[in-house]
RNA sequence: AAAGUGUUAUGCCAAAGUCGGGGCGACCCGAUGACGGAAAGCCAGGGGUCUCUGAUGAGAUAGCCGGUUGCCAUU
Numbered sequence: 001a002a003a004g005u006g007u008u009a010u011g012c013c014a015a016a017g018u019c020g021g022g023g024c025g026a027c028c029c030g031a032u033g034a035c036g037g038a039a040a041g042c043c044a045g046g047g048g049u050c051u052c053u054g055a056u057g058a059g060a061u062a063g064c065c066g067g068u069u070g071c072c073a074u075u
Base pairs, nucleotide, nucleotide: 003075004074005073006072012037013036017032018031019030020029021028022027035063041068042067043066046065047064048061049060050059051058052057
């Protein structure tokens, strides 16, 4: 440097719920909490799903698939 395996060790992230706030809404932010993860880091000109609008369109979701980058341990 590259590849494989993985959470053993040291650690990391944080579902649902609840409280407070924002939004027409999907949903988002903070606190609490811990279902889980091995990229649950990042990406919304790939796909899917969802919301708003009479429609055109506009938006949301990355912890749905996908793309992409990386740490630790070990072989």
The RNA shown here (c-di-GMP-I riboswitch aptamer) has 75 nucleotides and comes from a Mollicutes bacterium.
Its mean pLDDT, the model's own confidence on a scale to 100, is 86.